About this RNA:
A computed fold for a 76-nucleotide RNA from Desulfotalea psychrophila LSv54, annotated as transfer RNA. NCBI's taxonomy places the organism under Bacteria, Desulfobulbia, Desulfobulbales, Desulfocapsaceae, Desulfotalea psychrophila. Model confidence (mean pLDDT): 80 of 100. RNAcentral records the identical sequence in 2 taxa. The RNAcentral record of the sequence draws on ENA and GtRNAdb.
[in-house]
RNA sequence: GGGGCGUUAACUCAGCUGGUAGAGUAUCUGACUUUUAAUCAGAGAGUCGCGCGUUCGAGCCGCGCACGCCCCACCA
Repeated sequence: GGGGCGUUAACUCAGCUGGUAGAGUAUCUGACUUUUAAUCAGAGAGUCGCGCGUUCGAGCCGCGCACGCCCCACCA
């Protein structure tokens, strides 16, 4: 330098055909329990890596950039 994959909640990851974002774990609250744990119920937590574009509408499509992993090439 070329190519591929990835980036979504604190962490690990879903998200189908573009229609306004979810699960598990963790945290917090309540119930239960003598208490803790476990169990059950609930709550908070997101500029969906950044920017631009397409569209009535973008996590999803297009372009550029950044970061991580892998492969190839080149130089030494």